RNA sequence: GUGGUAUUAGCUCAGCUUGGUUAGAGCGCAGGUCUUAUAAGCCUGAGGUCCCGAGUUCAAAUCUCGGAUACCACA
Numbered sequence: 001g002u003g004g005u006a007u008u009a010g011c012u013c014a015g016c017u018u019g020g021u022u023a024g025a026g027c028g029c030a031g032g033u034c035u036u037a038u039a040a041g042c043c044u045g046a047g048g049u050c051c052c053g054a055g056u057u058c059a060a061a062u063c064u065c066g067g068a069u070a071c072c073a074c075a
Base pairs, nucleotide, nucleotide: 001074002073003072004071005070006069007068010027011026012025013024020058029045030044031043032042033041051067052066053065054064055063
């Protein structure tokens, strides 16, 4: 330099193919319940510019274009 893959909650990831209700799960965190107490179990809750910018559209995490970062392959 060329091509490819990935980027979504504190962490690990789904969702993108086929645009459409309020963006989800597990773990973790906070509160409650239980217990002599802790853990486990159960209940509730908080936490997100969906990597950044622009475009298309009535509507974009999802489509298009540009950029960033990481990794892989080739040179």
About this RNA: Predicted 3D model of a 75-nucleotide RNA (transfer RNA) from a Candidatus Nanoarchaeia archaeon. The source organism's lineage runs through Archaea, Nanobdellati, Nanobdellota and Candidatus Nanoarchaeia. It matches the Rfam family "tRNA". By type it is a transfer RNA.